């Protein structure tokens, strides 16, 4: 500043930033009669009148308008144009000018002719004009006069940096004037006036100086582009001439070829400069509103006139646009002066009032003019002030709003009661700014006027305003943004990724402190929030003050011209420093002090300061410059060793391939496995002789060498460099390095060769869904030579180069020196080059570390968020391929480094597990039972859905259940609680109805207390309102419980160390275990949860205790532990030992453990349960139950019948039963063990073939009942078949259960005999009393079991091991992965949108060159036409001069032509970015599955 939302005052100040667009209207520059000539009307008055009107006076010497002065060149506006003819700063002018004004010197003499006005004539519509006459001056012209001044001249003086200037004096030549007022005197035709004399004032002319204001020069400063690298021909100098106030190529002829320029020319864009302003600690960095100082411009572009100044905002002309008037012939205009208007725009004011002060023009002067300039009016645009009260006031009112329902907060807040009186209103009084000026008095002063001081009276636009005083009244004055974090402030409600919100993070998917509304808070306040612009924070452009090993960043090397730094002494200078002065750096402004407006803002006076320039004095340490030396940097020379250092020429071996022969026989070759291929026309193999190209095994080494790319057989020749000694010599010759130059691998390109091997492409042959790939098998350019291009790499040590310093160890290579030794050697030691390790030090960390990435010093090159992109366009370089230089729009909030934790890998390493192998059975194939999905259906109520749902909730749906459907009803409800009223349990009954229900009578009249009145619990109906009730929803709001990884061996903590930090160590390392189990060792030391272990349950063995229903050795008894006895034994149930690596020998590190023994009922957790860390699964369960919020409340609550949950093409899951001969049937006949039983178990017995079913003892149970154990056994049959196997289904008769067995129960008999002959691909259990088989019991039910829990019977195979699958624990590693591999992601392609590039082209815009053409004007000629003042002349008439005219140059706008730049538009085409879960591969990440 602008927008929104809101508004009480006052001061002081700002107000068109956009269209230098168009402008209506009115204004804004005029004044002087003391320069001059002329000179009205109206009206009022007096007179005359023919009553139409005329004269005089006055209006008035007045308006108007004209000569003529002077202003108009100020001031006001604007900022388009100017990157320099501006500007800021400091010089210069010996190269210059200045009206007006001050100082001063000296004049103003004498003359002429016109000419507007006017006045008549006339053209024109107008705007303007022409002709004739008249007259005036401070208007014009001559002469006079010359102090001074200007011209040239010769001469003299001191002076200077060459030029020059400056003074004296002397002649010669040139140039001037104008008057007006006013006083006294005096003469005059004395009205007026004229004339002379002096005064005085004002004017007017010539010098001279001052003052001010311009002009011109120069140093120096201050914008971007180099994708603008060359540029100039009046262009640089000179000379001669012109031209200006004046220098100068300013202009012209000649004559020279210069001039600029990478310290950046020329061109292009974009700008007014500056003091200052805003920000900043500062250094900067942006700006240049108002105020000021400077340039520029007045519509556009040209050009002169006037005049002291103009090339003139309110002036002339001329040419263009454009608006206007017009009689169409011609005219007229220029708000970027105040106001004002349309248009643009987000957006800027009133057609105010005065000339009172300030300033200004003219005027003797009053005084006139003045949108300058004082004021007012509009705007909350700014800054500053001040006000909307103040005190007291607790029932903590009412009323919001929250709640956990107590309460809290709004809140002393409000009401009430006490007071103030700022502002706002109302009334009254009421300033300063006013000092002048002329007038009038008075003093001085002048000869006087007159000057000058005092005094007096007079002058205010603002405005009756500021300010004072009274009056009444809490009355009329508060809002705006916020409230998740940053960033101060929270809570309910609505809404449900919807509306919405956001600067950034993000925020909203049903419990939002982020939307949106409320309440309460916080912030700032007449504002307060939002866009917008600048600076700062950003040390993210780094001069103060950053960086390039891996983040963006070292040039691929190297020689080197310019530039830039550059060794030790010494003398000189003084440019660069360093210090004084002197002048300047405007005012205003920032800053200090002071004073003034009641404060403040504004503001007035003084001061500092203004880091700069310039002049000028002096310092001499260090740079510069200069001169003279040194040797220690740099170089030469001399001796010497080492080296794939370069180049060219010869030569050699082995290998490959080819060809030729010999032997030989059928494969060879290739791969993961195979195929193409070759091979009987003889391969591959092997052996001999040939060709021909290429590359040089071993030695070979973080060994050398080169400036880097590179460089590797031997040998010869040319060559270039570095290192070592040791003496001499040269004397700063050095070091860096912008352009420029050269070199530069590997592919690639040209020309000509050459071609064994390999080999892009290209072909075939596998792989594969594909497979333009990997793999094979050919195979052509290329690899190779020689010449000539290209010129790039991850060209890396991802680290430029020199020089100097800063701890060490310890390697190799090359040259020395010492000591020892007879030697080979061996130790110590210098230099130079390579390498590891490592201290300070340093880093973001990794790391680095005399070979710096550590401290300095020079120079060179690069960076400055990711993509777009090293990409487009230009240029430049190449044959080309392409390189070099290098943007922008757009678009994203991250790209990126280095580490840490987890998680992962088709990286590794060690271990475990019925993980796999080794077995044994089994599902997956049949029926059938059971659940589930799909389908159906009025309803098939719901929930569980990889492992971790699926014979699961549900330990058991005919009705109940029941939650689903359908009808039928009901509404304080089936059930609680609380209020009011009637009744008092109950019970039997009538109608109806499919029941709930509705209705209809009879009978009975309960319990405690107790003063007999009542009271008090219960119950029961009724009625209202609080509420009930919901298997409605949310399991992603919870709680509790439960599964899963996993009974895996892990998961943390204190304290300490150590890391900028995330963390890390402790937990890792060796052992060693089932175990983070224990040991040893360690910057650890210690703990917890977990493991184990103990506690508990059970089972192996023994002991005490006990002895009934239990048992039975003795001893008696019996058909039978039956009975007596008895407790020895089994048993049973309390409670104890007992097993601990305790012992032993070995092995290990004297551990820890391990292995083998012993005894033992049992040996190394002796066997099995219960026992599940931290946490994962946003796993499951709101339908167990609780429970938050949300929905229904005559319904989604309650209550009934009756149906569904049982449907049935079909698919998977779990199980049963089978497919037989290790069986099936008959028959006889042994042996459990855990349950369980009074609405029950039910012996026994009698009926039925049976299911059962009539009787019935026993048993509340170690006593009785269930109760019969089955497989096994012994014996008969069946003999391998759809069967005497299997038993589905289905037909018919039963039985039980129960109110009911149709939907829909279980059993039994009797018939009926379906599929099925060991089961694809898969795939599941299970290591010992285990698998497998065989049976038994029990929960649940009125009944209904292939399920489930539990029980015992009989009773096996393997285990070589861990290589692979699966899961899983620890170390490690990579990792572009954290939703964590079901991760992440890449290209193409679709289909939308953006933004850009290229594009035949086309339209502007700018601008050069060349031509044409040429207005107005200036200037030059020329002027036969015209012409008062002047000269000649008596005149005529003529001369000079002037003037129109005309010609010419030079000249704007224009035109043609041709070229640059540069925007815009463009069919169509390129990539490029962003979008939803498209599409299509799978390229990157992990050895990403070909590194």
């Nucleotide at each position: 500043a602008a927008c929104g939302c809101u508004g009480g005052c006052g001061g002081c100040g700002u107000g068109c930033u956009u269209a230098a667009u168009a402008u209506a209207u009115g204004u804004a520059a005029g004044u002087c009669g003391a320069g001059c000539g002329a000179g009205a009307a109206a009206g009022g008055u007096a007179c005359c009148u023919u009553u139409g009107g005329g004269u005089g006076c006055u209006g008035a010497g007045u308006a108007a308008a004209g000569c003529g002065g002077c202003g108009c060149a100020u001031g006001g506006g604007u900022g388009a144009g100017u990157a320099a003819u501006a500007c800021g700063u400091g010089g210069g002018c010996a190269a210059u000018u200045u009206a007006u004004c001050c100082u001063u010197c000296g004049g103003u003499g004498g003359g002429g002719g016109a000419u507007a006005a006017c006045a008549c004539u006339u053209c024109g519509a107008a705007a303007g004009g022409a002709g004739u006459g008249u007259u005036a001056a401070u208007a014009c012209c001559g002469c006079a006069u010359a102090a001074g001044a200007c011209c040239a001249u010769a001469g003299c003086c001191a002076u200077u940096u060459u030029g020059g200037a400056g003074g004296c004096a002397g002649g010669g030549g040139u140039c001037a004037a104008a008057g007006g007022c006013g006083g006294c005197a005096g003469c005059u035709u004395u009205u007026g006036g004229g004339c002379u004399g002096u005064c005085g004032c004002u004017g007017c002319c010539g010098g001279a100086g001052g003052a001010u204001g311009g002009g011109c020069u120069c140093g120096c400063g201050g914008a971007c582009c180099a994708u603008u690298a060359g540029u100039u021909u009046g262009u640089u100098g000179g000379u001669g001439g012109g031209g200006u106030a004046a220098u100068g190529c300013c202009c012209u002829a000649c004559c020279a070829a210069g001039g600029u320029a990478u310290u950046g020319a020329u061109g292009g864009u974009u700008a007014g400069c500056u003091g200052g302003u805003c920000u900043g600690a500062g250094a900067g960095g942006a700006u240049g509103a108002u105020c000021a100082g400077c340039c520029a411009c007045a519509c556009u572009g040209g050009a002169a006139u006037u005049g002291a100044g103009a090339u003139a905002u309110g002036g002339u002309u001329u040419a263009g646009a454009c608006u206007c008037c017009u009689a169409u012939g011609g005219g007229a205009g220029g708000u970027a002066g105040c106001a004002g208007u349309g248009g643009g725009g987000a957006a800027u004011u009133u057609u105010g009032c005065g000339c009172a002060a300030u300033g200004g023009g003219c005027g003797a002067a009053a005084g006139c003019c003045u949108g300058a300039c004082g004021c007012a009016g509009c705007a909350a645009c700014g800054c500053c002030g001040c006000g909307u009260g103040g005190g007291u006031g607790a029932u903590g009112a009412a009323g919001g709003c929250c709640u956990u329902u107590g309460g809290g907060u709004c809140g002393u807040a409000a009401a009430g009661c006490c007071c103030u009186g700022u502002u706002a209103g109302a009334u009254g009084g009421g300033a300063a700014g006013a000092a002048c000026a002329a007038a009038c008095c008075g003093g001085u002063u002048u000869a006087a006027u007159u000057g000058c001081c005092g005094g007096u009276a007079u002058u205010g636009a603002c405005g009756g305003u500021a300010c004072c005083a009274u009056c009444a009244a809490a009355g009329g004055a508060a809002g705006c943004a916020c409230u998740g974090g940053u960033u101060a402030a929270c809570u309910c409600c609505g809404u449900g990724u919807u509306a919405g919100u956001a600067g950034u993070u993000g925020u909203g998917g049903u419990a939002a402190u982020a939307c949106g509304g409320a309440g309460a808070g916080u912030g700032c306040a007449a504002g307060c929030g939002u866009u917008g612009u600048u600076c700062g924070g950003a040390a993210u452009u780094a001069u103060u003050g950053g960086g390039c090993g891996u983040a963006a960043a070292g040039g691929g090397c190297g020689u080197g011209c310019a530039g830039g730094c550059g060794g030790c002494u010494u003398g000189g200078u003084a440019a660069g420093u360093c210090u004084g002065a002197u002048g300047u750096g405007a005012a205003a402004g920032u800053c200090c002090u002071c004073g003034g407006u009641u404060u403040a803002a504004u503001u007035g006076a003084g001061g500092a300061a203004g880091u700069g320039c310039a002049u000028u004095g002096g310092a001499u340490a260090c740079u510069g410059c200069u001169g003279a030396g040194c040797u220690u940097g740099a170089g030469u020379a001399c001796g010497g060793g080492a080296g794939a250092g370069g180049g060219a020429a010869g030569c050699g071996g082995a290998a490959u391939u080819c060809c030729c022969a010999g032997u030989g026989u059928a494969g060879a070759g290739g791969u993961g496995a195979a195929a193409u291929u070759c091979g009987u026309a003889g391969a591959u193999a092997u052996u001999g002789g040939g060709a021909g190209g290429a590359a040089u095994a071993u030695c070979a080494g973080u060994g050398g060498c080169g400036a880097a790319g590179g460089c590797g057989g031997c040998u010869u020749c040319c060559u270039g460099g570095a290192c070592c000694g040791a003496u001499a010599c040269u004397g700063a010759c050095g070091c860096u390095g912008a352009g420029a130059c050269g070199c530069g691998a590997a592919a690639g390109c040209g020309u000509g060769g050459g071609g064994a091997g390999u080999a892009a492409a290209c072909a075939g042959g596998a792989u594969u869904a594909g497979a333009u790939a990997u793999c094979c098998u050919g195979g052509u350019a290329g690899u190779c030579c020689a010449c000539g291009c290209c010129g790039u790499a991850a060209a890396u040590g991802a680290u430029g180069g020199g020089c100097a310093c800063u701890a060490g160890g310890u390697g190799c290579a090359g040259c020395g020196g010492g000591u020892a030794u007879u030697g080979a050697u061996u130790c110590c030691u210098g230099c130079u080059g390579u390498g590891c390790c490592g201290c300070a030090g340093u880093u973001a960390a990794u790391g680095u570390a005399u070979u710096a990435a550590g401290u300095g010093c020079c120079c060179c090159g690069c960076c400055u968020g990711g993509g777009g992109a090293g990409u487009a366009u230009g240029g430049c370089c190449g044959u080309a391929a392409g390189g070099c230089u290098a943007a922008a729009a757009c678009u994203c909030a991250a790209a990126g480094g280095a580490a840490u934790u987890g998680a992962u890998g088709g990286g590794g390493g060690c271990c475990c597990g019925c993980a796999c192998a080794a077995g044994c059975g089994g599902u997956g194939g049949a029926g059938c039972a059971u659940g589930u999905g799909g389908u159906u259906u009025a309803a098939u109520u719901c929930g569980a859905u990889g492992c971790a749902a699926u014979g699961u909730g549900c330990a058991g749906a005919a009705u109940u259940u029941u939650a689903c459907c359908u009808g039928g009803g009901u509404u304080u409800g089936a059930u609680a609680u609380g209020u009011c009223g009637a009744g008092u349990c109950g019970g039997c009954u009538u109608a109806u109805g499919a029941a709930a229900g509705u209705u209809u009578g009879c009978c009975u009249u309960g319990c405690c207390c107790u003063u007999u009145g009542g009271g008090g619990a219960g119950c029961u109906c009724g009625a209202a309102u609080a509420u009930a009730g919901g298997u409605g929803c949310u399991g992603u709001a919870u709680g509790g419980c439960u599964g899963u990884c996993g009974u895996c061996a892990g998961c943390u903590c204190g304290u300490g160390u150590u890391g900028u930090g995330a963390g890390a160590u402790g937990u890792u390392g060796g052992g060693u275990u089932a175990a983070g189990u224990c040991c040893c060792g360690c910057a650890a030391c210690g703990a917890g949860c977990g493991u184990a272990a103990c506690c508990c349950c059970u089972u192996g063995u023994u002991c005490u205790u006990a002895g009934u229903u239990a048992c039975c050795a003795u001893u008696a008894u019996u058909u039978a532990g039956u009975u007596g006895g008895g407790u020895a034994c089994u048993c049973u149930a309390a409670g104890g030992a007992g097993a601990c690596u305790g012992c032993c020998g070995g092995u290990g590190u004297u551990a820890a453990a391990c292995c083998g023994g012993a005894g033992g009922a049992a040996g190394g957790u002796g066997g099995g349960g219960a026992u599940g860390a931290c946490g994962u699964u946003a796993a499951g369960u709101c339908c167990u139950u609780a429970u938050g919020g949300c929905c229904c409340u005559u319904a989604u609550g309650c209550c009934c019948a009756g149906g569904g949950u049982u449907a049935u093409a079909c698919a998977c899951g779990u199980g049963c039963u089978a497919u037989a001969a290790u069986g099936g049937c008959g028959g006889c006949u042994a042996u459990a063990a855990a349950g369980u039983g009074u609405u029950g178990c039910g012996a026994c017995u009698c009926c039925g073939u049976a299911a059962g079913g009539g009787g019935a003892a026993g048993c509340u149970a170690a006593u009785u009942g269930u109760u019969a154990a089955a497989a096994a056994g012994c014996c008969g049959u069946c003999u391998u078949a759809g069967u005497c196997c299997g038993g589905a289904u289905u037909g018919g008769a039963g039985u039980c259960u129960g109110u009911a067995a149709u939907u829909u129960g279980a059993c039994u008999c009797c018939a009926u005999g379906a599929a099925g002959u060991u089961g694809g691909a898969a795939u599941c259990g299970c290591u010992a009393g285990u698998a497998a088989u065989c049976c038994u019991g029990g929960a649940u039910u009125a009944g209904u079991a292939u399920g489930c829990c539990a029980g015992g019977g009989u009773g096996a195979a393997u285990a070589u091991g861990u290589u692979u699958u699966c899961g899983g624990g620890c170390c490690u590693u990579g990792u572009a992965u954290a939703c964590a591999c079901c991760g992440c992601c890449c290209g193409u392609u679709u289909c939308a949108c953006c933004a850009u590039g290229g594009g035949a082209g086309u339209u502007g815009u700018u601008u050069g060159g060349a031509c044409c053409a040429g207005a107005a004007g200036u200037u030059a000629c020329u002027g036969g036409u015209u012409u008062a003042a002047u000269c000649c002349g008596u005149a005529a008439g003529g001369g000079a001069g002037a003037g129109a005219g005309g010609u010419g140059u030079c000249g704007a706008a224009g035109g043609u032509c041709u070229g640059a730049a540069u925007a815009g538009c463009g069919a169509c085409u390129g990539g490029g970015g962003u979008g939803a879960a498209g599409u299509u591969g799978a390229a990157a990440u992990a050895a990403g599955g070909u590194a």